[in-house]
Molecule: ZMP/ZTP riboswitch aptamer (pfl RNA motif)
Organism: Mesobacillus maritimus
RNA sequence: AUGGCUAUGUGUAACUGGCGAAACACGGAUCACCGUGAGGGAGCACAUAGUAUCGAAAAGCCGUUCGCCUGGGCAGAGGUA
Numbered sequence: 001a002u003g004g005c006u007a008u009g010u011g012u013a014a015c016u017g018g019c020g021a022a023a024c025a026c027g028g029a030u031c032a033c034c035g036u037g038a039g040g041g042a043g044c045a046c047a048u049a050g051u052a053u054c055g056a057a058a059a060g061c062c063g064u065u066c067g068c069c070u071g072g073g074c075a076g077a078g079g080u081a
Base pairs, nucleotide, nucleotide: 003054004051005050006049007048008047009046010045011044012043015040016039017069018068019067020066021065024037025036026035027034028033060074061073062072
């Protein structure tokens, strides 16, 4: 229960860094930062369809791929207003 979960669609959207290997671009810098564009994009809101009781626990999800790093966001929990 006008709930949960799954799928699809629409809207919105934080974050989108450095080095190497094939593969972001441009401009700037006090150099893992800033701006613009492209692309990615979890999450959130709504709608439709399905599931037909699915409520817990655990820790997770996101930036073109991999590796090594850096810094964030979302979700979740709590506090204050």